[in-house]
Context: one part of a larger RNA
C1' cells in the first nucleotide's frame, strides 16, 4: 500500500420513504431452459443471458438433419501441357443438382506470340471445424461514478507516504483558505448539436394580414413581404444586478428584470482500470484440425417439435366502459423496378384504373384519445376476444409442414391476481394515436414521432449501490 468487516463518521443515487402505474393469476405474441427428434444449427447464463446476434428462418437465408451429386473444386492466383471455345438455345432423363445429344462457335498479330475461355497435372484453394483461457478490433459493466497519475521538491532503511489530508463549498479532485509542498497530465466543466426568446438576411413549392378580381368552395387569381412558418447568420444567460448569510474569500439563500436563472431541458461526449466479462459466426488473426471431406453443389425437411418451467410482451377482465352516428386538432418521417390521387366494382381485405410526384409542389394520410348526441344498465354481460368450421384476397416459382388480412359463424379463461417484485419525480409517469429500418410478403419487437397529460417527494432510521476519511484483520 491495498482488499475485507452483521466497524465508526460524512455525502450521494427512483437506494428507501411518500405517490402513480404495473409484473406475478388468464388466454395470446416472443425469447430461453427441459424434454422430444433424423435434425429440432450455433453462440449469450446474476445485476451486465433470456422480443439478446436476428433491422424481420415458406425456398433463399440456413451454419442443422435426411437422401443425391462433385474433386484443383462455389472463388482466388502461379507454372507446365493442350484445346478453341465457353456461355446461350433447343430436345431427352432426372426431385433438383447435373449428364446425354443436337445447334451455335473466339479476338488481335509484326506470325514469334498475347488476350480470353474450357480442359489435365501440380503448387494450392475452401471449412460458420476447435481455442475469446493464444490475439487484435469492436462491445458491455461498474459509471457520467469523481476519480486515476506523472515530474521536482521533502519525509522514511524500505516497502511507500507526502501532493490527493484538513476548514468551508459544488452535481464535480468544483473551487476557495490553509498546510512541506510547488507544478503538471487524463478524466470534471467548457467548445459540438437539438430545443425555449428576440433580430438581421431571404421568400417558393410554404405564409394571407391589408387592397382588388374570382368561385357552391379552397391563397384559386393579381398582388404583398406584414404574420406563420423554413434555414443561415447573429444577439441573449454571466451569479451579471440588489438584499441577507458566510472567514472580508468560495460559495448558499431570497429578490428584480427577463423568453429562459443559476449546469434552463434534452443528446453526443464514458478517465486509470475490474470481470482470463462478451464476440474466432462480422472482419482480421497465431496455434490444432480436416483435403474425393469438418470443403463444394442440390431437392426435400428442420430451425415453427411439447407433458411442463422460466423472461420480457400483447390484449383483457369493464360503465372514467363498450357499440353507432357526427364533428375537430400532430410532429416527424418515407417514396421511381417506389408513393400511388379522384372515379368505378366488392359488406370487407382488397380490385379497376391512372391523374400527380425525383417531391415545404404530388402521394402514402384516415391522426387516435378529446369533443357532441343516441344506446347498453352491472350481467360472463352489446365485457372480453383465445379458439375452431367456412368462405376470400394479396404477396410470392411456391403458403401441407409455415405468412399476413378480410368477411360469415362459434364465442374458451378471465370478476384486478399469493409470497414476491419493476418503473418513473415533469411535459416525466400514465394513456392515446402515427412514422421509419428490416423488408416479395410478414411487428404485440425495436428505433424515432408528436397528442392528452397527474400524484407524490416529512425526511436519510433501515434495504442495494457508489464516493472520501478513519478504525481492526490470523487475507493478498
Nucleotide at each position: 500500500u491495498g482488499a475485507c468487516g452483521g466497524g465508526g463518521g460524512c455525502c450521494c443515487g427512483c437506494a428507501c420513504a411518500a405517490g402513480c402505474g404495473g409484473u406475478g393469476g388468464a388466454g395470446c405474441a416472443u425469447g430461453u431452459g427441459g424434454u422430444u427428434u433424423a435434425a429440432u444449427u450455433c453462440g449469450a447464463c446474476g445485476c451486465a443471458a433470456c422480443g439478446c446476434g436476428a433491422a424481420g428462418a415458406a425456398c433463399c437465408u440456413u451454419a442443422c438433419c435426411u437422401g443425391g451429386a462433385c474433386u484443383u473444386g462455389a472463388c482466388a492466383u502461379g507454372u507446365a501441357c493442350u484445346a478453341g471455345a465457353a456461355a446461350g438455345c433447343u430436345g431427352u432423363g432426372g426431385a433438383g443438382a447435373c449428364a446425354c445429344a443436337g445447334u451455335c462457335u473466339c479476338u488481335c498479330u509484326u506470325c514469334g506470340g498475347a488476350g480470353u475461355u474450357g480442359g489435365u497435372a501440380u503448387g494450392c484453394a475452401g471449412g460458420u471445424g476447435c481455442u475469446g483461457c493464444a490475439u487484435g478490433g469492436c462491445u458491455g459493466u461498474c459509471g457520467u461514478c469523481a476519480g486515476c497519475u506523472c515530474g521536482u521538491g521533502u519525509c522514511g532503511u524500505g516497502a511507500g507516504a507526502u501532493g490527493u489530508u484538513g476548514g468551508g463549498u459544488u452535481a464535480a479532485g468544483u473551487u476557495c483558505c490553509g498546510c512541506a509542498a510547488c507544478g503538471a497530465g487524463c478524466g470534471c466543466a467548457a467548445c459540438c448539436c437539438c430545443u425555449a426568446c428576440c433580430u438581421u438576411u431571404a421568400g417558393u413549392u410554404g405564409c394571407c394580414a391589408g387592397c382588388g378580381g374570382g368561385u357552391c368552395a379552397u391563397g384559386c387569381c393579381g398582388g404583398g413581404a406584414a404574420c406563420u412558418c423554413u434555414a443561415a447568420a447573429g444577439g441573449a444567460a454571466c451569479u451579471g444586478u440588489c438584499g441577507g448569510u458566510g472567514a472580508u474569500a468560495a460559495a448558499c439563500c431570497g429578490g428584480a428584470g427577463g423568453a429562459a436563472g443559476g449546469u434552463g431541458g434534452g443528446g453526443a461526449u464514458g478517465a486509470c482500470g475490474u470481470c482470463a466479462a462478451g464476440u474466432c459466426c462480422u472482419c482480421a488473426u497465431g496455434g490444432c484440425c480436416u483435403u474425393u471431406a469438418u470443403g463444394u453443389c442440390c431437392a426435400g425437411g428442420g430451425c415453427u417439435a411439447c407433458a411442463c418451467a422460466c423472461g420480457u410482451g400483447c390484449u383483457a377482465c369493464a360503465a372514467u366502459g363498450g357499440u353507432c352516428g357526427g364533428u375537430a386538432c400532430a410532429a416527424a418521417g418515407a417514396g421511381c423496378a417506389g408513393c400511388g390521387a379522384u372515379g368505378c366494382c366488392g359488406c370487407g381485405a382488397g380490385g379497376u384504373g391512372g391523374a400527380g410526384c425525383u417531391a415545404a409542389u404530388c402521394u402514402c394520410a384516415a391522426a387516435a384519445a378529446a369533443c357532441c348526441g343516441a344506446u347498453c344498465c352491472c350481467a360472463g354481460u352489446u365485457c372480453g376476444g383465445a379458439u375452431u368450421g367456412g368462405a376470400g384476397u394479396c404477396u410470392g416459382c411456391a403458403a401441407c409442414u409455415c405468412g399476413a388480412c378480410u368477411c360469415c359463424a362459434u364465442g374458451a379463461a378471465g370478476g384486478u391476481g399469493g409470497a414476491a417484485u419493476c418503473g418513473c419525480u415533469a411535459g416525466u409517469a400514465a394513456u392515446c394515436g402515427c412514422g421509419g429500418a428490416u423488408c416479395a410478403g410478414c411487428a404485440u419487437g425495436c428505433c424515432g414521432c408528436g397528442g392528452u397529460g397527474a400524484a407524490u417527494a416529512c425526511g436519510u432510521u433501515c434495504c442495494c449501490g457508489g464516493g472520501c476519511c478513519u478504525u481492526g484483520u490470523a487475507c493478498a